Notes
Predicted 3D model of a 72-nucleotide RNA (transfer RNA) from Cyanidium caldarium. The coordinates come from a structure-prediction model, not an experiment, and the mean pLDDT is 82. NCBI's taxonomy places the organism under Eukaryota, Bangiophyceae, Cyanidiales, Cyanidiaceae, Cyanidium. Its Rfam family is "tRNA". The family's RNA type in Rfam is transfer RNA.
[in-house]
RNA sequence: GCGAAAGUAGCUUAAGGGUAGAGCAUAACUUUGCCAUAGUUAAGGUUAAGGGUUCAAAUCCCUUUUUUCGCU
Numbered sequence: 001g002c003g004a005a006a007g008u009a010g011c012u013u014a015a016g017g018g019u020a021g022a023g024c025a026u027a028a029c030u031u032u033g034c035c036a037u038a039g040u041u042a043a044g045g046u047u048a049a050g051g052g053u054u055c056a057a058a059u060c061c062c063u064u065u066u067u068u069c070g071c072u
Stems, first nucleotide, its partner, number of pairs: 001071007010024004018055001026042005048064005
C1' cells in the first nucleotide's frame, strides 16, 4: 500500500428498517442474629464520528477514525 472483519451500558454481548434488550457488575429493599446465597425494583446507551436515503436507520449507502487478521 491492498483486502477483510469488528466498534452498542462499567465488562461480555443480542437486536429481520418500526419504543435499543439480556447476563455479570452497581444502588435500594425483602429474607437472616450477622455475612453469604436467593428474590424484587431502580439507575446506567447521543449504537466509534460525520453526511446521505427513508414517514422512520444500530440496521441500507458514502466518507473518516480506532483495533484485529490476511496479502505484498